Predicted 3D model of a 469-nucleotide part of an RNA (small-subunit ribosomal RNA, 3' major domain) from an uncultured cyanobacterium.

[in-house]
Context: one part of a larger RNA
RNA sequence: UGACGGGGGCCCGCACAAGCGGUGGAGUAUGUGGUUUAAUUCGAUGCAACGCGAAGAACCUUACCAGGACUUGACAUGUCGCGAAUCCUUUUGAAAGAGAGGAGUGCCUUCGGGAGCGCGAACACAGGUGGUGCAUGGCUGUCGUCAGCUCGUGUCGUGAGAUGUUGGGUUAAGUCCCGCAACGAGCGCAACCCUCGUGUUUAGUUGCCAUCAUUAAGUUGGGCACUCUAAACAGACUGCCGGUGACAAACCGGAGGAAGGUGGGGAUGACGUCAAGUCAGCAUGCCCCUUACGUCCUGGGCUACACACGUACUACAAUGGUAGGGACAGAGGGCAGCCAACCCGCGAGGGCGAGCUAAUCCCGUAAACCCUGCCUCAGUUCAGAUUGCAGGCUGCAACUCGCCUGCAUGAAGGCGGAAUCGCUAGUAAUCGCAGGUCAGCAUACUGCGGUGAAUCCGUUCCCGGGCCU
Numbered sequence: 001u002g003a004c005g006g007g008g009g010c011c012c013g014c015a016c017a018a019g020c021g022g023u024g025g026a027g028u029a030u031g032u033g034g035u036u037u038a039a040u041u042c043g044a045u046g047c048a049a050c051g052c053g054a055a056g057a058a059c060c061u062u063a064c065c066a067g068g069a070c071u072u073g074a075c076a077u078g079u080c081g082c083g084a085a086u087c088c089u090u091u092u093g094a095a096a097g098a099g100a101g102g103a104g105u106g107c108c109u110u111c112g113g114g115a116g117c118g119c120g121a122a123c124a125c126a127g128g129u130g131g132u133g134c135a136u137g138g139c140u141g142u143c144g145u146c147a148g149c150u151c152g153u154g155u156c157g158u159g160a161g162a163u164g165u166u167g168g169g170u171u172a173a174g175u176c177c178c179g180c181a182a183c184g185a186g187c188g189c190a191a192c193c194c195u196c197g198u199g200u201u202u203a204g205u206u207g208c209c210a211u212c213a214u215u216a217a218g219u220u221g222g223g224c225a226c227u228c229u230a231a232a233c234a235g236a237c238u239g240c241c242g243g244u245g246a247c248a249a250a251c252c253g254g255a256g257g258a259a260g261g262u263g264g265g266g267a268u269g270a271c272g273u274c275a276a277g278u279c280a281g282c283a284u285g286c287c288c289c290u291u292a293c294g295u296c297c298u299g300g301g302c303u304a305c306a307c308a309c310g311u312a313c314u315a316c317a318a319u320g321g322u323a324g325g326g327a328c329a330g331a332g333g334g335c336a337g338c339c340a341a342c343c344c345g346c347g348a349g350g351g352c353g354a355g356c357u358a359a360u361c362c363c364g365u366a367a368a369c370c371c372u373g374c375c376u377c378a379g380u381u382c383a384g385a386u387u388g389c390a391g392g393c394u395g396c397a398a399c400u401c402g403c404c405u406g407c408a409u410g411a412a413g414g415c416g417g418a419a420u421c422g423c424u425a426g427u428a429a430u431c432g433c434a435g436g437u438c439a440g441c442a443u444a445c446u447g448c449g450g451u452g453a454a455u456c457c458g459u460u461c462c463c464g465g466g467c468c469u
Stems, first nucleotide, its partner, number of pairs: 007469007015459002019423005026314008034305002042053002064300007073125001077124002079121005086103007107114002127289002130287003136283002138278003141274001143272001148187006154163003167178003193266004198234007207224003212221002237260001240254005316416001320375007332363003337356002342351003382413001387408007429451007
């Protein structure tokens, strides 16, 4: 000077408390440990690993294992030789590959050859998801969107250092004010950026429809008022009033206003910490392999299963289940695509086929909700695991190991011990929809809207953090 204290003072945060809903019990999904295995590829390991890398393992992916093959190599550059490239047939084989036969003679040319592609030879080399994240770059997590971290000059101290940055107030904030041997400055804070909330102007198709016609229908004529779309601008600054305060900063209340004191949300992450994570995204030093630790292929594995843990989904029912009828979104996606109408099928789906490169057409009936009937507390008309049979779809191919449909089957489960998690408002809870990945496959992830609460006395205690001592 720091760090630490079951030392002290002051102050914050869903940190506790007050509430609401969960997890921990059940079944399933998924990740991990362990075990097993020829292999169950590798990494991530308190918070900050465990629905994580993986925005999607049948082959491929794939890095693992078994077997079959190759050795200048699957890929790059250079040298030499031959051949146009390319295509077809055939033997063998699980394929990769190995072997045989045939067709074909292109483009430029100074007729020497050249470009491009293929085959062969030798050598430089290629190649490595092999090791080291404790050799590294880059990127990321975390403390933490916490309010801190520093510098120049000056002053003080023999010096390490101190001061400034402490003190009195105040703030979300080292935010601002006042004081002060300090005076200034930088990185952070805030603001500038995006989005939502109000209005004005411009614009009116593919959007909209008040008035006039018209129609089954904003369908058509007409119109651009309104909604909406999307650009610009306005608007909020403690600006105004009252009170408190030190005549300050600021705080409390009020007016006006769509919005009030950071309006809500996002992007934005200081100096640094954890030799944190990543050599398997990529790059890269060094080490190692070089007829193999490289490369190709077939099949298998990553999907195993006495068990243990994490994260989710579905339930245990009547605020419910089921049958019939009725209503209302937003945000997205679409040409190797989205697929209407019609027909077939109980259905998954199939057939035929219009439109749409999209405010035009399609995905596309949102669900919870409302109305009516039944069920009457039961392992049930709850719950749906498991299993059998019959089908559908994608794809060379669904046995290991995909998803979906119908019929049948109908397990555990009676609200969950110790313990533990999330959330302060359009939030929690609950309800569905879309997208990325993707041939196919979503209870995950990322978004979107619908319905829509309770509680916050307070800071003694638990956890984390800041300042002074």
The RNAcentral record of the full RNA draws on ENA and Greengenes. The prediction has a mean pLDDT of 86. It matches the Rfam family "Bacterial small subunit ribosomal RNA". Its family is annotated with structural constituent of ribosome and ribosome in the Gene Ontology.